[in-house]
A computed fold for a 74-nucleotide RNA from a Candidatus Woesearchaeota archaeon, annotated as transfer RNA.
The source organism's lineage runs through Archaea, Nanobdellati and Candidatus Woesearchaeota.
Rfam family: tRNA. By type it is a transfer RNA.

RNA sequence: GGGGCAAUAGCUCAGACUGGGAGAGCGCUGCGCUGAAGACGCAGGUGUCCCGGGUUCAAAUCCCGGUUGCCCCA
Numbered sequence: 001g002g003g004g005c006a007a008u009a010g011c012u013c014a015g016a017c018u019g020g021g022a023g024a025g026c027g028c029u030g031c032g033c034u035g036a037a038g039a040c041g042c043a044g045g046u047g048u049c050c051c052g053g054g055u056u057c058a059a060a061u062c063c064c065g066g067u068u069g070c071c072c073c074a
Base pairs, nucleotide, nucleotide: 001073002072003071004070005069006068007067010026011025012024013023020057028044029043030042031041032040050066051065052064053063054062
């Protein structure tokens, strides 16, 4: 220098192919239960979907550029 993959909740990730409700598990908080705690039950999503721009009635999703990490080629 060229190419590929990844970036979404505190953590691990799904959703993207096929545009329309932002989600799962764990964690966390409150309540119940207990002498207390754990376990269990109930309730709560806690978020600038990496950044900027474009297309569209509408973008996590499509297009362009960039950043960071990993890998391959030279």